[in-house]
Molecule: transfer RNA
Organism: Candidatus Anderseniibacteriota bacterium
RNA sequence: GGUGGCGUAGCUCAGCUGGUUAGAGCGUGGGACUCAUAAGCCCGAGGUCGCUGGUUCGACUCCAGCCGCCACCA
Numbered sequence: 001g002g003u004g005g006c007g008u009a010g011c012u013c014a015g016c017u018g019g020u021u022a023g024a025g026c027g028u029g030g031g032a033c034u035c036a037u038a039a040g041c042c043c044g045a046g047g048u049c050g051c052u053g054g055u056u057c058g059a060c061u062c063c064a065g066c067c068g069c070c071a072c073c074a
Stems, first nucleotide, its partner, number of pairs: 001073007010026004019057001028044004050066005
């Protein structure tokens, strides 16, 4: 330099034949339980869906550019 893939909560990821409130597990905060702690149980917080633009009535999802990471080729 070329090709392909990925980027979503603190971490690991799901969600993509475009549609009504963006989710799970772990972690974290609170509660109840207990003499107390842990586990298990109940409730909650936490997101500009990498950035910018485009298409569309409508974009996490489609298109383009850029940024970052990974793999392969040279």